Notes: A computed fold for an 80-nucleotide RNA from a Nitrospirota bacterium, annotated as c-di-GMP-I riboswitch aptamer.

């Protein structure tokens, strides 16, 4: 230096509740707040999972979901 790994210390994100607001709806977006996270940083490409039409009894279409797994891009720190 590079793979692996994850002490420490910096800084970074933020679950669920609660409130505003949008969306049929799953979930979105600000604010509060930390359950947690080294990719919880991007990206719906692939399997799941959830909403909604349709045809209908297993199909096909829109969509959410990247904090569910895997793929790509991209990356902070530096003990053992």
């Nucleotide at each position: 230096c590079c793979a692996u790994c994850g002490a420490a210390a910096a800084g970074g994100c933020a679950a669920a509740c609660c409130c505003c607001g949008g969306g049929u709806a799953a979930c979105c977006g600000g604010g509060u707040g930390a359950c947690g996270c080294a990719a919880a940083g991007c990206u719906a490409c692939c399997u799941g999972u959830c909403c909604c039409g349709c045809c209908u009894u297993g199909g096909g279409g829109g969509g959410a979901u990247c904090g569910a797994g895997g793929g790509g891009c991209c990356g902070u720190c530096g003990a053992a």
Its Rfam family is "c-di-GMP-I riboswitch aptamer". From the family's description: GEMM was predicted in a large-scale screen for bacterial structured RNA regulatory elements.